[in-house]
RNA sequence: ACAGAGAGCCGGUCUGCCGCUUUUGUAAAAAAGAGGAAAGUCCGGGCAACACAGAGUACCAUGCUUCCUAACGGGAAGUUGUUCGUGAGGGCAAAGACAAUGUAACAGAAAAUAACCGCCCGUGCAAACGGGUAAGGGUGAAAAGGCGGGGUAAGAGCCCACCGCUCCGGUGGCAACAUCGGGGGUCAGUACAUCUCAUGGGUUGCAAGACCAUGUAUACCGGCGCAUGUAGGGCUGCUCGUCCGAUGCCGGGGGGUAGGUCGCUUGAACUGCCGGGUGACCGGCAGUCUAGAUAAAUGACAGACGCUCCCAUUCGGGAGUACAGAACCCGGCUUACAGGCUCUCUGCUUUA
Numbered sequence: 001a002c003a004g005a006g007a008g009c010c011g012g013u014c015u016g017c018c019g020c021u022u023u024u025g026u027a028a029a030a031a032a033g034a035g036g037a038a039a040g041u042c043c044g045g046g047c048a049a050c051a052c053a054g055a056g057u058a059c060c061a062u063g064c065u066u067c068c069u070a071a072c073g074g075g076a077a078g079u080u081g082u083u084c085g086u087g088a089g090g091g092c093a094a095a096g097a098c099a100a101u102g103u104a105a106c107a108g109a110a111a112a113u114a115a116c117c118g119c120c121c122g123u124g125c126a127a128a129c130g131g132g133u134a135a136g137g138g139u140g141a142a143a144a145g146g147c148g149g150g151g152u153a154a155g156a157g158c159c160c161a162c163c164g165c166u167c168c169g170g171u172g173g174c175a176a177c178a179u180c181g182g183g184g185g186u187c188a189g190u191a192c193a194u195c196u197c198a199u200g201g202g203u204u205g206c207a208a209g210a211c212c213a214u215g216u217a218u219a220c221c222g223g224c225g226c227a228u229g230u231a232g233g234g235c236u237g238c239u240c241g242u243c244c245g246a247u248g249c250c251g252g253g254g255g256g257u258a259g260g261u262c263g264c265u266u267g268a269a270c271u272g273c274c275g276g277g278u279g280a281c282c283g284g285c286a287g288u289c290u291a292g293a294u295a296a297a298u299g300a301c302a303g304a305c306g307c308u309c310c311c312a313u314u315c316g317g318g319a320g321u322a323c324a325g326a327a328c329c330c331g332g333c334u335u336a337c338a339g340g341c342u343c344u345c346u347g348c349u350u351u352a
Stems, first nucleotide, its partner, number of pairs: 001350001002347009012305005018299001020033005035323001039334002042332005047205004059201005064078005079094006095196002100194005116137002118133006145163002148160003165184008209262004218254001220252005232244004269288008306321006
């Protein structure tokens, strides 16, 4: 150089002109104005309203260890197992008694009361039948602890050593665990679910929620007006009787729609330096104020530069310029992303 692994960063710049939103200002004008993910809305927290004596249960989530944090199902550093890669490295998994119960497609004799082939013994001329056997073959995701020796008719934890299992102890480590020594018993299958335990979880989300309130209509109240108390209604089968009683104008007035104000951006904030820690992260000092729209601003046009690709390869010409667009605010996760940069590593069977 080429091919990769891990970690991190940038992700257009300038000028002119015309606009938009917010703030300041009497005005003229000035200042500020999208992101690394503003995205998905998946997890956690703040904040707000409502609910709530306490306890238990159900339901949901998480589940190795130690730490970080406001919190988390996030992160850091580790442990054990498994898997992918030659490698640097990457992915996945992990609580609980070898307790109990259930299920195990296809294949296979058999999926847990294992004899299909094979092996051994017996009967038999033979075919075959009876019995023993899990060492071998075959099936499967999974086959009755592994391996070696003894033993046997052939075999088998039947017996023995080592490994695995389990109990006790030592050493190292905060711990998960690692390692060493000794004892025990001979075998316990694998996966998932039920089950048990521990921890956490009230519900809804800024369209939360608080306040102001024009016009129109109007509950209710007062006054005036209109009636021989009219229209109408109640009591009643009907009539009488009796009781209630509008519609209009003026004033007060509660709730509430449009609309407006607050919530709203000063915050677990950001930047720089120093210090602690392997790290996530934490502490100290100094400085800074850095979008707040509401049908919703952050833009359009022109020019120059940069970058990528193509054609020419001397000047140059053409095309393109990623993903994406705040809506209460933070911490994470996940997903999308043209192109470029930095650091540290790796290379079987690449090259000088």